[in-house]
Context: one part of a larger RNA
Molecule: large-subunit ribosomal RNA, domain I
Organism: Candidatus Moraniibacteriota bacterium
RNA sequence: CGCAGAGUGUGGAUGCCUUGACUUAUGCAAGCGAAGAAGGACGUAGGAGGCUGCGAAAAGCCUCGGGGAGCUGUCAACCAAGCUGUGAUCCGGGGAUAUCCGAAUGGGGCAACCCUCCCGUAGCGAUACGGGAACGAUAGUCUGAAUUCAUAGGGCUAUCGAGCAAACCCAGUGAAUUGAAACAUCUUAGUAGCUGGAGGAAAAGAAAUUAAUAAAGAUUCCGUCAGUAGUGGCGAGCGAACGCGGAAAAGCCUAAACCACCGAGCUUGCUCGAGUGGGGUUGCAGGGCUGAUGGACUCGAUCGAUCGGGGUCACGUACGAAUGUUAGGAGAACGUUCUGGAAAGAACGACCAGAGGGGGUAAUAGUCCCGUAUCCGAAAACAUACCGUACCUGAUGCAUCAGUUCCUAAGUAGGGCGGGGCCGGAGAAACCCCGUUUGAAUCCGGGAGCACUAACUUCCAAGGCUAAACAUUGCAUAAGAUCGAUAGCGAACUAGUACCGUGAGGGAAAGGUGAAAAGCAUCCCGAAAGGGAGGUGAAAUAGAACUGAAACUCUCUGCUA
Numbered sequence: 001c002g003c004a005g006a007g008u009g010u011g012g013a014u015g016c017c018u019u020g021a022c023u024u025a026u027g028c029a030a031g032c033g034a035a036g037a038a039g040g041a042c043g044u045a046g047g048a049g050g051c052u053g054c055g056a057a058a059a060g061c062c063u064c065g066g067g068g069a070g071c072u073g074u075c076a077a078c079c080a081a082g083c084u085g086u087g088a089u090c091c092g093g094g095g096a097u098a099u100c101c102g103a104a105u106g107g108g109g110c111a112a113c114c115c116u117c118c119c120g121u122a123g124c125g126a127u128a129c130g131g132g133a134a135c136g137a138u139a140g141u142c143u144g145a146a147u148u149c150a151u152a153g154g155g156c157u158a159u160c161g162a163g164c165a166a167a168c169c170c171a172g173u174g175a176a177u178u179g180a181a182a183c184a185u186c187u188u189a190g191u192a193g194c195u196g197g198a199g200g201a202a203a204a205g206a207a208a209u210u211a212a213u214a215a216a217g218a219u220u221c222c223g224u225c226a227g228u229a230g231u232g233g234c235g236a237g238c239g240a241a242c243g244c245g246g247a248a249a250a251g252c253c254u255a256a257a258c259c260a261c262c263g264a265g266c267u268u269g270c271u272c273g274a275g276u277g278g279g280g281u282u283g284c285a286g287g288g289c290u291g292a293u294g295g296a297c298u299c300g301a302u303c304g305a306u307c308g309g310g311g312u313c314a315c316g317u318a319c320g321a322a323u324g325u326u327a328g329g330a331g332a333a334c335g336u337u338c339u340g341g342a343a344a345g346a347a348c349g350a351c352c353a354g355a356g357g358g359g360g361u362a363a364u365a366g367u368c369c370c371g372u373a374u375c376c377g378a379a380a381a382c383a384u385a386c387c388g389u390a391c392c393u394g395a396u397g398c399a400u401c402a403g404u405u406c407c408u409a410a411g412u413a414g415g416g417c418g419g420g421g422c423c424g425g426a427g428a429a430a431c432c433c434c435g436u437u438u439g440a441a442u443c444c445g446g447g448a449g450c451a452c453u454a455a456c457u458u459c460c461a462a463g464g465c466u467a468a469a470c471a472u473u474g475c476a477u478a479a480g481a482u483c484g485a486u487a488g489c490g491a492a493c494u495a496g497u498a499c500c501g502u503g504a505g506g507g508a509a510a511g512g513u514g515a516a517a518a519g520c521a522u523c524c525c526g527a528a529a530g531g532g533a534g535g536u537g538a539a540a541u542a543g544a545a546c547u548g549a550a551a552c553u554c555u556c557u558g559c560u561a
Stems, first nucleotide, its partner, number of pairs: 002559006009552001016512002020483002022480009031164002039101003042055003046079002049075003061095006070083003106115003116133007135161009168199001169197005179186001183233001209216002220247005230238002251465003254409001258278004262273005283443001285408003288404007297310005311396004316391005322384005328376003334349005350367002352356001358370003414438008424450001445460005499506002519546001522533004
């Protein structure tokens, strides 16, 4: 040197644990803000700092409830001084206060700072305190140029707006990397990004739909149809619909014809209107007007037209009731012995159970503690489908037949040219939308059924509203063939912290003594760190770096040359 055994160190694997996460379900909520938000700065406790709370009334003030013995938040002990059965601390409802910045709004500004003006009160005054002073839109009102009237402009008052917010939603605008093994049509993708707008959902929505000789009957969402029909430098790729099975279901209002009123105009009996009310709303066409027939919720007044009350129905508002939310309350039943540091374990004998979910307690507890099943509870605030009462507003009529041809959404539908959307890349290319240029019909009408035509079928555009089923996630609760500290959120711990970056932004590491600190009094060595005695403890090779594998390091013993 090497080998073997034993041991020390280093290191932080492994095992066990869980304060924290993840996912899903259910319920609630889905906004906050000039009455100053979100987010911050600075302060604030008797005693340095971080976090939490709060705001010069500053870990708090008032009040109403709950609760019932200790309390003065936490890291985090200690000291001091106090509070509390005249009910504290604590929990919940309502209120007060709420510095400065921030939309920030009196002016300015390098956010948390600087500088003003007006009014009121107090004061001799310096000054103090309270209130006001941004901009825009809309409405009203007062003024008012060039320029007579007027207008522009200006002043005042009132109301509203402004900003923030994770996702979901709608609209406008809209890439590229990439794929095509290059690349240009194509793809990525109408994605990302940017902008605008809204709501608790949004959007869509009551057929000018789809079908096919049979029919269905608004929209939305899920499953299937189906990787089918198609499309495609027929490459890469893209990719339906009908139908069927489900979730949820809900239908309505205008325009016009006609009538009445109002207003304006003039040709004085006509016309016009962003006017008001009635009427009316559809495809087996419907409606208007005229006529006929039948009918009329009830009472009263009226010759009658008609008017009024009641009844009925509907919307809304208020109140009540009921229910729920925001604190809570009651809540059954076990002992002995043994082992052990410790009993919940074992043995023996009992009990409760609408409760044998769960957690804790010195090991594994239905009966020790908190709880659990079940039942009960609100002074105050808030919410609510249905129900009751009151009030306001509105409705209270039609059906059939015949005639009439008055109405039924126009720069619209459609066409040309150029684009876009659909599964469809211009293709034989229907359908829908946009720009431009043209441009109908009026129910004997019009659209669609994938070029086009006929027949047939079906629907009625050019106005509008509409719950639910569907999307997302904040909180609460529950559960998990979810994770267990290199996992699970980036974050179990001072975490969006430390740190990096001019900035946008990027972004960690880091859990575990023990049942209980009982965290080693006292003595010895040492400057201390540390160590040795000693004590605590079941254990100290559990001593705060506290489970402690391996690589690696060293020591001792043995073997070997």